[in-house]
This is a predicted structure of a 72-nucleotide RNA (transfer RNA) from Chryseosolibacter indicum.
RNA sequence: UGUGAUAUAGCUCAACGGUAGAGCGCCAUGCUGAUACCAUGGAGGUUGAUAGUUCGAUUCUAUCUAUCACAA
Repeated sequence: UGUGAUAUAGCUCAACGGUAGAGCGCCAUGCUGAUACCAUGGAGGUUGAUAGUUCGAUUCUAUCUAUCACAA
C1' cells in the first nucleotide's frame, strides 16, 4: 500500500427490513445463624461515526475511524 473480516449491555455473543434479546456479571428481595448456592424481580444499549435508500435500518448502500487476518 492492496484485499477481506469484525464493531450491538460491564464481558462473551444473538437478533427474516417491522417494539434490540440471552448467558455470565451488577443491584434488591426471599431463603440461611451468616456467607455461598438457589428462587423471584430490577437496572443497564444514542447497535463505532456521518450520510443515503425505504412508510420503517442493528440489518441494505457509500465514506470515514478502530481492531484483526492475508498478500506485497
The same sequence occurs in records of 2 taxa. Taxonomically the source falls in Chryseosolibacter (Bacteria, Cytophagia, Cytophagales, Chryseotaleaceae). The prediction has a mean pLDDT of 83. The RNAcentral record of the sequence draws on ENA.